[in-house]
RNA sequence: GGGCCCAUAGUUUAGCUUGGAUAGAACGUGAGGUUGCGGACCUCAUAACCUGGGUUCAAAUCCCAGUGGGCCCU
Repeated sequence: GGGCCCAUAGUUUAGCUUGGAUAGAACGUGAGGUUGCGGACCUCAUAACCUGGGUUCAAAUCCCAGUGGGCCCU
């Protein structure tokens, strides 16, 4: 210098190929229930689409650029 892949709650991730409206789940955390006290279990709550731009009635999803991470070639 060239090419490929990845980026979503505190953590792990589904959804992207095929655009469709409160972005789902598990773990965690908080409150309550239960228990002699805990654990386990049950209920509720909590919090996310890497950044900017474009296309579109509508973008996590498609396009472009950038940032960060990983891999390969010379």

Transfer RNA from a Candidatus Nanoarchaeia archaeon, 74 nucleotides, folded computationally. It matches the Rfam family "tRNA". About the family: Transfer RNA (tRNA) molecules are approximately 80 nucleotides in length. The family's RNA type in Rfam is transfer RNA. Model confidence (mean pLDDT): 80 of 100. NCBI's taxonomy places the organism under Archaea, Nanobdellati, Nanobdellota, Candidatus Nanoarchaeia.